[in-house]
Context: one part of a larger RNA
RNA sequence: CUAUGGUUAAGGAACUCGGCAAAAUGCCCCCGUAACUUCGGGAGAAGGGGGGCCGUGGCUGGUGACGGGACUUGCUCCCCGAGCUGGUCGUGGCCGCAGAGACCAGGCUGAAGCGACUGUUUACUAAAAACACAGGUCCAUGCCAAGUCGCAAGACGAUGUAUAUGGACUGACGCCUGCCCGGUGCUGGAACGUUAAGGGGACGGGUCAGCGCGCAAGCGCGAAGCUCAGAACUUAAGCGCCAGUAAACGGCGGUGGUAACUAUAACCAUCCUAAGGUAGCGAAAUUCCUUGUCGGGUAAGUUCCGACCUGCACGAAUGGCGUAACGACUUCAGCGCUGUCUCAACCAUAGACCCG
Numbered sequence: 001c002u003a004u005g006g007u008u009a010a011g012g013a014a015c016u017c018g019g020c021a022a023a024a025u026g027c028c029c030c031c032g033u034a035a036c037u038u039c040g041g042g043a044g045a046a047g048g049g050g051g052g053c054c055g056u057g058g059c060u061g062g063u064g065a066c067g068g069g070a071c072u073u074g075c076u077c078c079c080c081g082a083g084c085u086g087g088u089c090g091u092g093g094c095c096g097c098a099g100a101g102a103c104c105a106g107g108c109u110g111a112a113g114c115g116a117c118u119g120u121u122u123a124c125u126a127a128a129a130a131c132a133c134a135g136g137u138c139c140a141u142g143c144c145a146a147g148u149c150g151c152a153a154g155a156c157g158a159u160g161u162a163u164a165u166g167g168a169c170u171g172a173c174g175c176c177u178g179c180c181c182g183g184u185g186c187u188g189g190a191a192c193g194u195u196a197a198g199g200g201g202a203c204g205g206g207u208c209a210g211c212g213c214g215c216a217a218g219c220g221c222g223a224a225g226c227u228c229a230g231a232a233c234u235u236a237a238g239c240g241c242c243a244g245u246a247a248a249c250g251g252c253g254g255u256g257g258u259a260a261c262u263a264u265a266a267c268c269a270u271c272c273u274a275a276g277g278u279a280g281c282g283a284a285a286u287u288c289c290u291u292g293u294c295g296g297g298u299a300a301g302u303u304c305c306g307a308c309c310u311g312c313a314c315g316a317a318u319g320g321c322g323u324a325a326c327g328a329c330u331u332c333a334g335c336g337c338u339g340u341c342u343c344a345a346c347c348a349u350a351g352a353c354c355c356g
Stems, first nucleotide, its partner, number of pairs: 001351008010342002014340001019337001027051005036041001038172001052094012067079004071074001095099001107335007114327002119131002135170007147156003173322004178252003183249002185245005192240003198234002204228004210221004253271005280314001281311001292308005
C1' cells in the first nucleotide's frame, strides 16, 4: 500500500450525482395506532412498556400415592387429594453496564411521478415506467368455419360450434371517451366510363401458278395455298363513379377590430378547411425561451411540492383525468442512526514489498 474485519473524542450527511457503503431497527407478550380507502385494507402503521435468576402466594392443566366408602369381590366403581410435572397472574428479594445478554433476527414516516395488482424479460453490463394480465372495444368466421402448416395427401383449429374460435388495439376500478369520411384503407353498390388474354377477321401486305407488255434485261397485274399485320364488335375482376365506416390509418386553423382608467376581449368582420382540439389536464417522463412567475419547504433550493396558463410542440382505447392497495422502479423531504464526512487514528487477519 491492497483486501477483509473491529473500535473511536466532539459533531452527525457538513460526504456525495445520490445516505452509495456502514450504522441503526430486529424476537415474544401487553398497551396503542392517523390520513385515506375499492370497507378487504392501510397495520407489524407510528409510538410506548415488559422480558434473567431465587423465594413465596393465588388460579388452572396433566398424572395420581396413602387413606376412606360401596357392592356385583373385580386388572371393579366412588370420595379425598399428598407428591411429581406444565401454564399463568401477583408479591418479596438477588446480580450485572447490559436479562429476546451469543448466533439468528423489519429502520420508520411524509409527498409526488409511472405502472392497477401477483407475475415475465435482455442465460454473460439494462428487472424497468418495458412485456403480460383480468376487464373493454372492433373485425372476421354458420362448420369440410375463418385462420395456420404443407406441392399434395393430410393435420391443427376441435373430437370445439358464435357465452365458440381467429386477428387487431386498449389495459384493474371510478368518471368519461368530443368534432372531421376531404386523403389512405376497409365494406357495400352496380347504371355508366375505362380495362387483359380470348373470340372476331373488315381492310391491307409478302410469296407465287398464270396472264399482259417487251428483242432482251426486266416491268405490271395476280387466283388458290402458305403467311404477316390487323379495325369495328364481344368480354371479368380492378380502377373511375356513388355511398357507409374513425375503440380503421389518421386530422382537429389564420388575420383585423371592439367595453366609460389601463389591460383584456364575452362580441363583430374576414380568409381558408373534411373539420378547426370538446371534457379533463397543463413549465408536465411532454415547456425551447427557462433557474418562467407566485406561494411552500431551507439561513441559503437549476431539483421537489402547490398554483398560474404565454400548451415552441397535452388531449380523450397510438386512450384522457383520477385512484385505495402493491413496487429490489424514479424523484423530493423529515426522524432515527452512524468514520460518508470535518479528519483522521489505532487494532486484527491475509497478501504485496524489503531482508534472510
About this RNA: A computed fold for a 356-nucleotide part of an RNA from a Candidatus Nanopelagicales bacterium, annotated as large-subunit ribosomal RNA, domain IV. Its mean pLDDT, the model's own confidence on a scale to 100, is 88. It matches the Rfam family "Bacterial large subunit ribosomal RNA". It was read from a public genome assembly.